Predicted 3D model of a 1550-nucleotide RNA (small-subunit ribosomal RNA) from a metagenome.

[in-house]
RNA sequence: AGAGUUUGAUCCUGGCUCAGAGUGAACGCUGGCGGCGUGGAUUAGGCAUGCAAGUCGAGCGAUCCUUGUUGAACUUGAUCUGGAGUGCUUGCACAAAAGUGAAAAGUUUGACGCGGGAUAGCGGCAAACGGGUGAGUAACGCGUAGAUAACCUUCCCAAAACACAGGGAUAGCAUCGUGAAAACGGUGGUAAUAUCUGAUGUUAUCAGACCUUCGCAUGGAGGACUGAUCAAAGGUGGGGACCCCUCGGGGCCUGCCGGUUUUGGAUGGAUCUGCGUCCUAUCAGCUUGUUGGUGAGGUAAUGGCUCACCAAGGCGUAUGACGGGUAGCUGGUCUGAGAGGAUGAACAGCCACACUGGGACUGAGACACUGCCCAGACUCCUACGGGAGGCUGCAGUCGAGAAUAUUUAGCAAUGGGCGAAAGCCUGACUAUGCGACGCCGCGUGAAGGAUGAAGGCUCUCGGGUCGUAAACUUCUUUUCUUAGGAGAGAAUGCUUAUCGUUUAAUAGGCGGUAAGUUUGACGGUACCUAAGGAAUAAGCCACGGCCAACUCCGUGCCAGCAGCCGCGGUAAUACGGAGGUGGCGAGCGUUACUCGGAAUUACUGGGUGUAAAGGGCAGGUAGGCGGCCUAUUAGGUGAGAGGUGAAAUCCGCUGGCUCAAUCAGCGAACAGCCUUUCAAACCGGUAGACUUGAGGUUGGAAGAGGAAAACGGAAUUCUCGGUGUAAGGGUGAAAUCUGUGGAUAUCGAGAAGAACACCAGCGGCGUAGGCGGUUUUCUGGUCCAAACCUGACGCUAAUCUGCGAAAGCUAGGGUAGCAAACAGAAUUAGAUACUCUGGUAGUCCUAGCUGUAAACGAUGAGCACUAGGUGUCGGGAGUUUAUCUCUCGGUGCCGUCGCUAACGCAUUAAGUGCUCCACCUGGGGACUACGGUCGCAAGGCUAAAACUCAAAGGAAUUGACGGGGACCCGCACAAGCGGUGGAACAUGUGGUUUAAUUCGAUGCUACGCGAAGAACCUCACCAAGGCUUGACAUGUAGGAAGUAGUGAACUGAAAGGGGAACGACCUGUCAAAUCAGGAACCUACACAGGUGCUGCAUGGCUGUCGUCAGCUCGUGUCGUGAGAUGUUGGGUUAAGUCCCGCAACGAGCGCAACCAUUGCCUUUUGUUGCCACCGUAUUUAACCUUCGGGUUAGGUACGAGCACUCUAAAGGGACUGCCUGGGGUAACCAGGAGGAAGGUGGAGAUGACGUCAAGUCAGUACGGCCCUUAUGCCUUGGGCUACACACGUGUUACAAUGGUCAGUACAAAGGGUAGCCAACCCGCGAGGGGGAGCAAAUCUCUAAAAACUGACCCCAGUUCGGAUUGGAGUCUGCAACUCGACUCUAUGAAGCCGGAAUCGCUAGUAAUGGGAGAGCAGCUCGCUCCCGUGAAUACGUUCCCGGGUCUUGUACACACCGCCCGUCAAGCGAUGGGAGCUGGGGGUACCCGAAGUCCUGUGUAGACAGGCCGAAGGUAAAACUGGUGACUGGCGCUAAGUCGUAACAAGGUA
Repeated sequence: AGAGUUUGAUCCUGGCUCAGAGUGAACGCUGGCGGCGUGGAUUAGGCAUGCAAGUCGAGCGAUCCUUGUUGAACUUGAUCUGGAGUGCUUGCACAAAAGUGAAAAGUUUGACGCGGGAUAGCGGCAAACGGGUGAGUAACGCGUAGAUAACCUUCCCAAAACACAGGGAUAGCAUCGUGAAAACGGUGGUAAUAUCUGAUGUUAUCAGACCUUCGCAUGGAGGACUGAUCAAAGGUGGGGACCCCUCGGGGCCUGCCGGUUUUGGAUGGAUCUGCGUCCUAUCAGCUUGUUGGUGAGGUAAUGGCUCACCAAGGCGUAUGACGGGUAGCUGGUCUGAGAGGAUGAACAGCCACACUGGGACUGAGACACUGCCCAGACUCCUACGGGAGGCUGCAGUCGAGAAUAUUUAGCAAUGGGCGAAAGCCUGACUAUGCGACGCCGCGUGAAGGAUGAAGGCUCUCGGGUCGUAAACUUCUUUUCUUAGGAGAGAAUGCUUAUCGUUUAAUAGGCGGUAAGUUUGACGGUACCUAAGGAAUAAGCCACGGCCAACUCCGUGCCAGCAGCCGCGGUAAUACGGAGGUGGCGAGCGUUACUCGGAAUUACUGGGUGUAAAGGGCAGGUAGGCGGCCUAUUAGGUGAGAGGUGAAAUCCGCUGGCUCAAUCAGCGAACAGCCUUUCAAACCGGUAGACUUGAGGUUGGAAGAGGAAAACGGAAUUCUCGGUGUAAGGGUGAAAUCUGUGGAUAUCGAGAAGAACACCAGCGGCGUAGGCGGUUUUCUGGUCCAAACCUGACGCUAAUCUGCGAAAGCUAGGGUAGCAAACAGAAUUAGAUACUCUGGUAGUCCUAGCUGUAAACGAUGAGCACUAGGUGUCGGGAGUUUAUCUCUCGGUGCCGUCGCUAACGCAUUAAGUGCUCCACCUGGGGACUACGGUCGCAAGGCUAAAACUCAAAGGAAUUGACGGGGACCCGCACAAGCGGUGGAACAUGUGGUUUAAUUCGAUGCUACGCGAAGAACCUCACCAAGGCUUGACAUGUAGGAAGUAGUGAACUGAAAGGGGAACGACCUGUCAAAUCAGGAACCUACACAGGUGCUGCAUGGCUGUCGUCAGCUCGUGUCGUGAGAUGUUGGGUUAAGUCCCGCAACGAGCGCAACCAUUGCCUUUUGUUGCCACCGUAUUUAACCUUCGGGUUAGGUACGAGCACUCUAAAGGGACUGCCUGGGGUAACCAGGAGGAAGGUGGAGAUGACGUCAAGUCAGUACGGCCCUUAUGCCUUGGGCUACACACGUGUUACAAUGGUCAGUACAAAGGGUAGCCAACCCGCGAGGGGGAGCAAAUCUCUAAAAACUGACCCCAGUUCGGAUUGGAGUCUGCAACUCGACUCUAUGAAGCCGGAAUCGCUAGUAAUGGGAGAGCAGCUCGCUCCCGUGAAUACGUUCCCGGGUCUUGUACACACCGCCCGUCAAGCGAUGGGAGCUGGGGGUACCCGAAGUCCUGUGUAGACAGGCCGAAGGUAAAACUGGUGACUGGCGCUAAGUCGUAACAAGGUA
């Protein structure tokens, strides 16, 4: 930065689409790691569960636990006393009751602690922050800049002053009671930093009067005086001199934390204002507390904020009120070169909200997310009486959705609340989990490695490619696993010591220093090290163009793809798969959305003649813009300064995580706004002046300018009268119509209405529409000339107002002609048309309405500037008086520069500039719907959307076409001759039939065509029978010895089967046998084979336009380009043939010529050709005769000869060369001479670039596909020969220009050995026999026939015609039934010259007559060639057909067999109307009236009663806006529906 897409191609206009960047994304496939971010955009839908706001015992009284000291009581109880009693060794031992009671323990209980901990309650502070969401809000809500002289502010800071004396309650608690619960009530008693009263009053407030000072309007600030009013609370440490007292303690002193009043600050908030802030005018008028005033109330405070009274205002008209829709706003974010556009997630500022609606309380602060009251919906509990709740906090759940995470850890850090502090609380926050959701980084290995492995794919079968890729060797270890080590986030706090400060104080408090000690959720952390081992790690999309990247297979308009163009109907680089390639890469694609590209809303930066777009025209309001000079001002403008523009973001420079992303620091920037100073050129304002813009006065001028009235003649029609008779009229032709009841025609008279011939002119006038006989009256505008006057008075113009063709409407007139509708006559397939005959509205006038046109120059108005030439209209001036020159104003044509896509415009701009208005933004839907408005109506103006298409369009180019034009040609017509179409037959085709009737050819350009020859064969078709490496070719491997080959009997329709019998060959070795090999045979495998498909895959060949004169190129030039020029033009020709001219000059393929043939001559040649002359032989006739023969006239044969004919070679000849005339002294044309031939002599061959996807795969060739015991091959028989019919091409006829019979002439060109076949014989004949000659100028086919001569027939279905059929034959052939040809005989059909229509032919032609050939065994009316006889006509180019050149129109380009319109029918889609039905939001009126503030009353108080307002709810009527709706209207889309043919050509009626 552009690209694709309208066309056959081009340029332009114009839309659609793509490439880029981005996202809180989602979906598909895939998925290794880490860092940093980010994550409910939808239902402001509902929520289980847990947590998210507490803290203070140093405010208070209690309660509980624990601990220390000190008591008391009780229990256990040592010791001692005691000695009932027992034992016995009798003096020893044991020992109960009772008493004593040490120490200790336990239990209960008391006091004190100047011990600790916990807690419900009272009290204080916090809970108004933090966190969430974006429903509402179009607003002072937000942003920005200001204001408050109209305000408040707990905690905090600074300063000043103070804290005195008292009182009464209440919760907790105890007890009683109600209730299911939630909860509540009664009684008793208690504390405070709770609460109340009094005192004091620095100050404050109020009132009074005074002073100073300032300002911005109301006013502000300060000072001093007097009077009135208003405060408070204590708690906790330390101390010890004095006092009090109960050992403790208090007073007192002191520290700290509090308390009260006041001032100031800070912070936070409140209110007001300027400016900015989406769409809609199909919302144009809105408003009653509405706008203002006075007073009062209320508030922290201004204010209709509220109320009473008064006034009637206020907002808006384009600077958009009011209404409707949508939306939180911003810093910013995305995009963009920028200007802009889009957006408002995360982070940050502000606002709003907290289930929905209303309300207040408390408080410094709320009308309060986890407070209260009420109403409503919903959910839950319930004993049915009544209660409870609010995740738009963090997690989590359901629902809806394409879609969005853990019911995690911790207060370690940061921050917040409370507290003196320790500390407690903190889903804020810090961390963590999940998600490739985004950005960034890393990795999935590195080096070597060619038998270029295997395998895949492809292939021209050689190879190529995946590809150094792999394997393999060596190496590394980021990542991974395991293990070990290890930093920062930690600052505080506490203890001790010490210093400073406070203090009377070494207590205590506060601050600092040092030492010690304590605190980490993350965390198995970051990071480092070691070991192991390539180990754990690649996909997605695309590959026709845009757009980087190509092949094979499958499919066959199917399946599918597709962003646009578009792919797919048998060779798909576009579908699906594979291989390969390209791109990106842990991602890749798709979808959605935004900006860009899009200059496609154009400020930067577009347009309006024809592409979309100039209003139908004018007047003029608002607005916009505006001549020249001076002074002034300072709004715009310019310069400087100050303030602000939060932080983050972006940008620059640095720094720090290994880098990066991320993060941090500094700077710059944030284009804006406000304040202030200066300048004064320009724009604006103010004042004054000027004359050139504009206007006025005077004098002239032209004119279909307008309105009204009067008048005029011609014509038309009608009426009356006269003349007069059979038609008139009308048309392409007719008819309807008029007319014998007298038309038309003609003469005279009269009536009526409308329009004004000639003049008349791209002449005039008018703003446009428009205006045309003459005259008069009234009236508008314009132009010219010369001066004077006013003094910018101007230009444009939204809304508005007026005018505005035709048609139409209303009312009343008028109505001659014309003439929608209508009627009739024609035309036509139809004809609701075109044509004709009639004919009503209307056309005319008056008064109104309508308000539109291709209202067009498709060109808005004004001013200025920018070469000319030539007409014409109006005026003026000049002179040299002219067909003159100059000038002003109109109106035309041509043209330079310039502009334009081109066409074109060009001083009358579409050029160059300025000012203002209007309008456009793809085509259709749609000059439409709905709504509004105007109109009597018809309708006008304004004016969408859904849906649908990828175009629609402008100008120009080349073709093609035209029932466009001009010129020219052709047996194209015309002029002629003969046919076809009617008959019979032949032949081909269609159709039908059939087992098959094989296939192809289908307008001209298929149809006697492929087929120059179907009985079998051919043969491809059908039926039946057989074969399977095959009827035929090549190769490989193997095999077999009576092998290959020949092949009898038998079977069979044949093929085939069968197999007796006979029976080989070549080469090498070799004496020979033999052996080996070949050929041949068998088996198997490759393959053969296919008239199977595709002529729309092809080659080659052919037809046709057309033997028409065309088709192109190089260089140059012109054009933006496609293209043009040349090749057009003037002549001429058969011809793009030639000449001349010319921005062209040359060239090529075609034309012509060259070639063969034919026509004349010359030379040469001379057999098989020829025979004039000559010779010989022979023969016939006549005559003569000596009868031997001779002569003459022929014939035949042989010589001789080459004159002639001919043969076949070489030459000559014709060139407009000569003459006359025409023409341009040209080309050329006309005539003439000569000549066998004269103007390319005749006739051939020869076919440009191309067209028809023309024909042929069945002539052959060939790609692809298909069949392979069959779609191949063999065989027999059948079929191609069918036959109600239709068509083409022919033959024979219909007769006398003939037929039959007889006679008599004259050809050319071909063919011939499996052949032509002579003479002669047989047969009526076809033919048979026969065999001479001939591989041919020799022999033969071979008789030419028509013609001519003679005879008969005598106009008839015949002596015409010969079909058909019977009989009998001949020939070919293996075979003649289906299905051959011919002969004889008999039979004797249709047909008497052919409708519509149609074909051939211009001279040796048509017509007519015969001959030959190819193919072929045989078979022709066909085809090809040959000769005989041998015409008629052409004025001419109007018409039909075809073609060529130029030009013109075109909406065609598959090119007129084109394109294309509308109704109807079918399907689908969206939409308007619609009886209605059903929602939504808002407003109005009324009813009811919760909570609650306020007011009033009662009351000591609590409280109660009443009142105003008041949410929700209800009722009613209307408006607005959705959904749905029988039916209905049009619209759009949809390969092959119906009817017509409206448009494009003069589109057949422009």